The RNA shown here (c-di-GMP-I riboswitch aptamer) has 75 nucleotides and comes from a Mollicutes bacterium. The model forms 94% of the base pairs in the Rfam consensus.
[in-house]
RNA sequence: AUCUCUAAAAGCCAAAGCUGGAGUGAUCCAGUGACGGAAAACUAUAGGGUCUCUUUGAGAUAGCCAGCUGCAUAU
Numbered sequence: 001a002u003c004u005c006u007a008a009a010a011g012c013c014a015a016a017g018c019u020g021g022a023g024u025g026a027u028c029c030a031g032u033g034a035c036g037g038a039a040a041a042c043u044a045u046a047g048g049g050u051c052u053c054u055u056u057g058a059g060a061u062a063g064c065c066a067g068c069u070g071c072a073u074a075u
Stems, first nucleotide, its partner, number of pairs: 006072001012037002017032006035063001042067002047065002049061005
């Protein structure tokens, strides 16, 4: 440096629901809450899929697949 693995240790994120707020909407933000996650970090019509609308264009979704990057190290 690369590949495989994910046991251990220390930690991390936070589904649905509920409360408040924003938006036409998909959905998003904050609090609460934990279903789960070894990348549940990042990347959005300049990968694909799905969804919304004031629909021939614009928007949403990364915890759908994908791309890309990082931490730990018993084997």
Its mean pLDDT, the model's own confidence on a scale to 100, is 82.